[in-house]
């Protein structure tokens, strides 16, 4: 970098250093010297790993293995403005509607995790 699967409406800073940008991309709309991004610390979180629990299957039984449930827990990642801030593409319904607007659904794209190449 590519592919597959899952999640994407919850949660989390009145801290320290530093000093001008940031919210992926389009169009918007926002955040920012009352301090952006980054680093540190702190915090949040259960995707993976771990421990426990219950059920099912395998196993003659047990040990054990696999799948699932629930809980604990911060080891590996991740996250800590706004739903992924909204939106872009398609369909349907509605409207004051030709190309516009609103709503809903789906897709795409993005992000994160796990696995594969």
């Nucleotide at each position: 970098c590519u592919c597959u699967u899952a999640u994407u409406a919850a949660g989390a800073g009145u801290a320290g250093c530093u000093g001008a940008g940031g919210g992926a991309c389009u169009g918007g709309c926002c955040c920012g010297a009352u301090g952006a991004a980054g680093c540190u610390c702190a915090g949040c979180a259960a995707c993976c790993a771990g421990c426990a629990u219950a059920u099912g299957c395998g196993a003659a039984a047990g040990a054990c293995g696999c799948a699932u449930u629930u809980g604990c827990a911060a080891g590996g990642u991740g996250c800590u403005a706004a739903u992924u801030c909204c939106u872009a593409c398609a369909a349907a319904a509605c409207g004051a509607a030709u190309u516009c607007g609103u709503u809903u659904u789906g897709a795409a794209a993005g992000a994160u995790a796990a696995g594969a190449g």
This is a predicted structure of a 117-nucleotide RNA (SAM riboswitch aptamer (S box leader)). Rfam family: SAM riboswitch aptamer (S box leader). Rfam describes the family as follows. The SAM riboswitch is found upstream of a number of genes which code for proteins involved in methionine or cysteine biosynthesis in Gram-positive bacteria. The model forms 97% of the base pairs in the Rfam consensus. Its mean pLDDT, the model's own confidence on a scale to 100, is 79.